[in-house]
Molecule: transfer RNA
Organism: Patescibacteria group bacterium
C1' cells in the first nucleotide's frame, strides 16, 4: 500500500428491502423451609460513523474508521 471477512442487547451470535430476534446474563413473580433446577413477565439497540439510491435502508451502492486474515 492492496485484496478478502467482519463491526447488531452487558456477552456470543442470527436476520441481507417493509415494526430489530435467539441463547447466556441482569430484573421481578411463581415454585421451595432456604438454594438450586423449572415456569411466566419484563428491561435493556440512534444495527461503527457520514452520505447515496428507494415511498421505505439493519439490509443495496460510496467514503471514513476499527478489529481479524492473506499478499507485497
Nucleotide at each position: 500500500g492492496g485484496g478478502c471477512u467482519g463491526g447488531u442487547a452487558g456477552c456470543u451470535c442470527a436476520g441481507g428491502g417493509g415494526u430489530a430476534g435467539a441463547g447466556c446474563g441482569c430484573u421481578g413473580c411463581g415454585u421451595u423451609c432456604g438454594c438450586a433446577u423449572c415456569g411466566c413477565a419484563g428491561a435493556g439497540g440512534c444495527c461503527a460513523g457520514g452520505g447515496g439510491u428507494u415511498c421505505g435502508a439493519u439490509u443495496c451502492c460510496c467514503c471514513u474508521u476499527c478489529a481479524g486474515u492473506c499478499c507485497a